[in-house]
RNA sequence: CAGAUGCUUCAGGAAGAUGUGCAAUUCAUAACCGGCGGUAAAGUCCGCUAACCUCGUUUGAGGCCGAACCGGUGAGAUUCCGGUACCGACGGUAGAGUCCGGAUGGAAGAAGCGGUCA
Numbered sequence: 001c002a003g004a005u006g007c008u009u010c011a012g013g014a015a016g017a018u019g020u021g022c023a024a025u026u027c028a029u030a031a032c033c034g035g036c037g038g039u040a041a042a043g044u045c046c047g048c049u050a051a052c053c054u055c056g057u058u059u060g061a062g063g064c065c066g067a068a069c070c071g072g073u074g075a076g077a078u079u080c081c082g083g084u085a086c087c088g089a090c091g092g093u094a095g096a097g098u099c100c101g102g103a104u105g106g107a108a109g110a111a112g113c114g115g116u117c118a
Base pairs, nucleotide, nucleotide: 003117006113007112008111009110010109017029018028019027031098032097033088034087035048036047037046038045043086044085052063053062054061055060068084069083070082071081072080090101091100092099
């Protein structure tokens, strides 16, 4: 210096208003939000987490998993700039990306600490 290993901490944002209605932060108008790694800086590219489904049920294994184009700059951008779009698990409830709940949970991963081995 690099690798393997152990431990610790951290690790998801967003509803004001008006209308209809017995009832809606759920509908309509309008508003707002954007996890992790990669790559020219990304919610929409590539990969992943969570959720959900099946099996097992102590760890786990398999499946499923949304959405973007045009123009400009540049060596290089579906990432920047300009424009116009689009998307968002499950349960509850007047139909929910934004409310309540599982969740004081879990996790992609990020950072730090310690000794040991080759």
FMN riboswitch aptamer (RFN element), 118 nucleotides, folded computationally.
The sequence was found by an Rfam model in a public genome assembly.
Of the family's consensus pairs, 93% are formed in the model.
Its Rfam family is "FMN riboswitch aptamer (RFN element)". Rfam links the family to the GO term FMN binding.
Its mean pLDDT, the model's own confidence on a scale to 100, is 81.